[in-house]
RNA sequence: UGGCCUUUAGCUUAUGCGGUAGAAGCACUUCACUCAUAAUGAAGAGAUAGAUGGUUCGAAUCCAUCAAGGCCAA
Numbered sequence: 001u002g003g004c005c006u007u008u009a010g011c012u013u014a015u016g017c018g019g020u021a022g023a024a025g026c027a028c029u030u031c032a033c034u035c036a037u038a039a040u041g042a043a044g045a046g047a048u049a050g051a052u053g054g055u056u057c058g059a060a061u062c063c064a065u066c067a068a069g070g071c072c073a074a
Stems, first nucleotide, its partner, number of pairs: 001073007010026004019057001028044005050066005
């Protein structure tokens, strides 16, 4: 310098071909159980999806630029 891949909750991941703002595990909060803690059980809160624009009636999903990380080739 060129090409390709990835970016969704605090963490790890889902979420075919666009369809009306999204799920799970762990973690967190509350309650139950216990002398108490852990474990276990129940309930709950938390993300407009890396950023900005564009296309569309409608975008996590399609397009462009940028950012971060990774791989390959020079």